[in-house]
Predicted 3D model of a 419-nucleotide RNA (Bacterial RNase P class A) from Labilithrix sp.
């Protein structure tokens, strides 16, 4: 200097001018209401007003209601080990594996000896399988060559080759995504863990490590492939609905219609001349509530179900937080502790804006000049032409995912060059 990896940034322009918005205040002024406190409207002054993703609505929570709130099944989610966290399917560190030359990045990372199932076609054969082409052994016929014979003709034997039959084989080749351990040697008629060394696999042992796991040793059958983002098994976790949750006020309607069940028993305040009427309470109990089912709990004598009608207006929830920033301590880190300091939108059909405005800044390309350095190279200034992306809170927060810059900085890896 170039390429690249990873992290960070109230980075995504600043100041001014002109005009225009929203909300706030131990302040001030005016008007209205009110006994007052105070409230409303307008003005002054002061200070505040979109993001790193505000997006997606994918996870987890805070919060609200069901509701007083359990258990089991089912269903769903996660899935190596350890830690962080309010929690998570997140983050950090590590182990194993994959990718990259490396810094680094990624993993749908428990179980295939609990069971069921799948692998088309091809192929002999696809999990305790199998012989297509081959290789080897034996036999028979035939062609050719050759040898032997007191017999010279087809008599005996040998060899090569083709064909057929029987047997052995799974090393070589083929098919396939994948072929029943790999590889080297020995051995064999040819072969095979048949034997041996190494690797792999299984069982056991000790060591290191919290653990996942690592390296080592011994013995051994040398049969224990693949797929679980197939069903499944194992471990852990999980109520539901959601701010359009919910609360208050006002208004209005048809305090409507239909259906179901119940109105039982005990009790006996009180009234009464008595008869009798009969409250509180207890028990039973139809029906309802708790995402599905069961149990259980609970509401419940006027409850429940269905249809229909009215209102959908105002206020609140609504912003001080598992909060931001900084220092120190602990920890490899995520993060935690402690001290200091700060308050940084709350709209309500939806504010935070507009300007061919001025000045300054950042940056790309090309070029000119000056300076620095031994050098590779660097710094500053000028003129010209350009650039500034993705994109706007809606109860809040921790994450993930997606979109995005001709920006800056720190640390690292590799390469070239200079000294």
């Nucleotide at each position: 200097c170039g390429a690249u990896g990873c992290c960070g940034u109230a980075c995504a322009g600043g100041c001014g001018a002109u005009c225009g918005c929203c909300g706030g205040u131990c302040u001030c002024c005016a008007c209205c209401g009110g006994a007052a406190a105070c409230g409303g409207u307008g003005g002054a002054a002061c200070g505040g007003g979109a993001g790193g993703a505000a997006a997606g609505u994918c996870c987890g929570a805070g919060c609200u209601c069901c509701a007083c709130a359990g258990a089991g099944c089912g269903c769903g989610a996660u899935g190596c080990c350890g830690g962080c966290u309010a929690a998570c399917g997140g983050c950090c560190g590590g182990u194993g594996g994959c990718g990259g030359a490396a810094a680094c990045g990624c993993c749908a990372a428990g179980g295939a000896a609990a069971g069921u199932g799948c692998a088309a076609c091809a192929g002999a054969g696809a999990a305790u399988a199998g012989a297509c082409c081959g290789c080897c052994c034996g036999g028979c016929u035939c062609u050719c060559g050759u040898u032997c014979c007191c017999u010279c003709g087809u008599g005996a034997g040998c060899g090569c080759g083709c064909g057929c039959c029987g047997g052995g084989u799974a090393a070589g080749g083929g098919u396939g995504a994948a072929a029943c351990g790999g590889c080297g040697g020995g051995g064999u008629a040819a072969a095979a863990g048949c034997c041996c060394a190494c690797c792999g696999c299984g069982u056991c042992c000790a060591c290191g490590g919290u653990a996942a796991c690592g390296g080592g040793g011994a013995c051994g059958g040398c049969g224990a492939g693949g797929c679980a983002g197939a069903c499944c098994c194992c471990a852990u976790c999980g109520g539901g609905a959601g701010c359009a949750a919910g609360g208050c006020c006002a208004c209005a309607u048809a305090g409507g219609c239909g259906g179901g069940c119940a109105c039982g028993c005990c009790g006996g305040a009180g009234c009464g001349a008595a008869a009798g009427c009969g409250a509180a309470g207890g028990u039973g109990g139809a029906g309802g509530a708790c995402g599905g089912c069961u149990c259980g709990u609970u509401c419940g004598a006027g409850c429940c179900c269905g249809c229909g009608g009215g209102u959908a207006g105002g206020c609140u929830g609504c912003u001080c937080g598992a909060g931001a920033c900084g220092g120190c301590c602990a920890g490899c880190a995520a993060u935690g502790g402690u001290c200091g300091c700060c308050c940084u939108a709350g709209a309500g059909g939806a504010a935070u804006g507009a300007u061919a405005c001025g000045c300054c800044g950042c940056u790309g390309c090309a070029u000119c000049c000056a300076g620095g350095g031994c050098g590779a190279c660097c710094u500053g200034g000028g003129c010209g032409c350009g650039g500034a992306a993705c994109a706007g809170a809606a109860c809040u927060c921790g994450g993930c995912u997606u979109a995005c810059g001709g920006a800056c900085g720190a640390c690292g890896u590799c390469g070239a060059c200079c000294g």
The gene name in the source record is rnpB. Its Rfam family is "Bacterial RNase P class A". It is annotated as a ribozyme. Its family is annotated with ribonuclease P activity, tRNA processing and dimeric ribonuclease P complex in the Gene Ontology. Its mean pLDDT, the model's own confidence on a scale to 100, is 76. The sequence is in RNAcentral, with records from ENA.